[in-house]
Context: one part of a larger RNA
RNA sequence: GGACGAACGCUGGCGGCGUGCUUAACACAUGCAAGUCGAGCGGGGUCCAACUUGUCGCAAGACAAGGGAAGACCUAGCGGCGAACGGGUGAGUAACACGUGAGCAACCUGCCCCGAAGACUGGGAUAACACCGGGAAACCGGUGCUAAUACCGGAUGCCCUCAGAGAGUCGCAUGGCUCAUUGAGGAAAUGGAUUCCGCUUCGGGAGGGGCUCGCGGCCUAUCAGCUUGUUGGUGGGGUAACGGCCUACCAAGGCUCCGACGGGUAGCUGGUCUGAGAGGACGACCAGCCACACUGGGACUGAGACACGGCCCAGACUCCUACGGGAGGCAGCAGUUUGGAAUUUUGGACAAUGGACGAAAGUCUGAUCCAGCGACGCCGCGUGCACGAAGAAGGCCUUCGGGUCGUAAAGUGCUUUUGCUUGGGAAAAAUUUUUGAUUGUACCAAGAGAAUAAGAGGUUGCUAACUCUGUGCCAGCAGCAGCGGUAAUACAGAGACCUCAAGCGUUAUCC
Numbered sequence: 001g002g003a004c005g006a007a008c009g010c011u012g013g014c015g016g017c018g019u020g021c022u023u024a025a026c027a028c029a030u031g032c033a034a035g036u037c038g039a040g041c042g043g044g045g046u047c048c049a050a051c052u053u054g055u056c057g058c059a060a061g062a063c064a065a066g067g068g069a070a071g072a073c074c075u076a077g078c079g080g081c082g083a084a085c086g087g088g089u090g091a092g093u094a095a096c097a098c099g100u101g102a103g104c105a106a107c108c109u110g111c112c113c114c115g116a117a118g119a120c121u122g123g124g125a126u127a128a129c130a131c132c133g134g135g136a137a138a139c140c141g142g143u144g145c146u147a148a149u150a151c152c153g154g155a156u157g158c159c160c161u162c163a164g165a166g167a168g169u170c171g172c173a174u175g176g177c178u179c180a181u182u183g184a185g186g187a188a189a190u191g192g193a194u195u196c197c198g199c200u201u202c203g204g205g206a207g208g209g210g211c212u213c214g215c216g217g218c219c220u221a222u223c224a225g226c227u228u229g230u231u232g233g234u235g236g237g238g239u240a241a242c243g244g245c246c247u248a249c250c251a252a253g254g255c256u257c258c259g260a261c262g263g264g265u266a267g268c269u270g271g272u273c274u275g276a277g278a279g280g281a282c283g284a285c286c287a288g289c290c291a292c293a294c295u296g297g298g299a300c301u302g303a304g305a306c307a308c309g310g311c312c313c314a315g316a317c318u319c320c321u322a323c324g325g326g327a328g329g330c331a332g333c334a335g336u337u338u339g340g341a342a343u344u345u346u347g348g349a350c351a352a353u354g355g356a357c358g359a360a361a362g363u364c365u366g367a368u369c370c371a372g373c374g375a376c377g378c379c380g381c382g383u384g385c386a387c388g389a390a391g392a393a394g395g396c397c398u399u400c401g402g403g404u405c406g407u408a409a410a411g412u413g414c415u416u417u418u419g420c421u422u423g424g425g426a427a428a429a430a431u432u433u434u435u436g437a438u439u440g441u442a443c444c445a446a447g448a449g450a451a452u453a454a455g456a457g458g459u460u461g462c463u464a465a466c467u468c469u470g471u472g473c474c475a476g477c478a479g480c481a482g483c484g485g486u487a488a489u490a491c492a493g494a495g496a497c498c499u500c501a502a503g504c505g506u507u508a509u510c511c
Stems, first nucleotide, its partner, number of pairs: 001511003006507005013381006019374002021339001027336002030334003035081003040078002043075005051066006088292003098216007107209003112205007120154004129144006159186006166179005191197002218264003225255003230252008267289004271282004294315005317328004345371001347370003353367001354365004384414004394405004420447005428438001455500005460481003466495005476483002
């Protein structure tokens, strides 16, 4: 000098764009953050026509009660899809976690796209519901009834899997691919709406994931030896898949001064800061990957989890209780307590983008888009402009002559950025129509009026900027050198000056 997720002191006009718990992965009141589909299904509820009865009426009809077809709307439950995404945090992790480059002839893949072939025939339940019962509650039990794109048999097999033997062809080894053949096994919802959407099997694709390997990136030897599923083999199991991944047996191996093992620290990267570069330091925001979800463990469901707002067990903590038993998990968005030098609103909207579901209308979405707060940062603008005295008053200094603040002020003329008032008023909307939270915002026009707007640090040298007064090694200053003991340009005040400027200084940290 530059930088910062900064903090502190003094000060503070406006706008745009960013950014904001670095500490206690401490504990959390309250609200919201994941639903959706009635075009899968049976119920239930509301509305409603005919019709019936009653009252009034001469009648037409009106009113009230019942009644409920077709239909419309709503929906607790069964069922489907989603809830594994999106959002948060950085605790753990020195590891194939990450980065990069390869490999899988050892693998999986819902929704989506392309292609091929199909969906025949049966069955038994169960929630809802009704009744009964238990419980303070959470909730639970029994009996009876019912539906499905829920569940379960049988059939068929373009094909697929497994087993047997064969031919061709290819490869880096194990081996792969293709063809024909024998045996065993394996589907479905012809459902819903009438534009279409679904179901089953197989092949391919896209995107996503799993596994393996080479190389790369912290400190420590005041850590020198480490290891028994350890290293390899065989059989078996397990997985989507290879593998000590697991198990039985056998062998005795495997790693290490090119640093094993141990200890400390740490999420990694694209990048960021600095620097001429080499390098050094860092990894906030944004993006990719990983890990975690009160702590520890476990599996279930599923295409996908060992699952933040799912389940079970144990533990700590908090809450409810009729003491028998139950409920909970903000490292989602706000917000609270605590800790701390320190970090925001219990806001608006789904209008846009994106996501889930749905045929759609649409519903949901604290993702997101916006607004609010903070000079926390960067950038831009303003706080007026011109003229105006050999120079007012006043302050300060003075050699008492004067000098300086100083064209500065006053005064005269002008302008109106910003702010204020009034009027108009977008784009962002794709799409013929409709649809804007932001927002009467941006922007435009008019009006009044210099009006609403300057401070901070410094002035001995480094280092730009000097005098007076007070103080008297005191009070104090200070980054270093140092200054102060009676003429202090170094302390304190004042005037003047210097430098930056809505900021200026200080502190911490990095280069």

The prediction has a mean pLDDT of 86.
Small-subunit ribosomal RNA, 5' domain from an uncultured bacterium, 511 nucleotides, folded computationally.
The full RNA is in RNAcentral, with records from ENA, Greengenes and SILVA.
Its Rfam family is "Bacterial small subunit ribosomal RNA".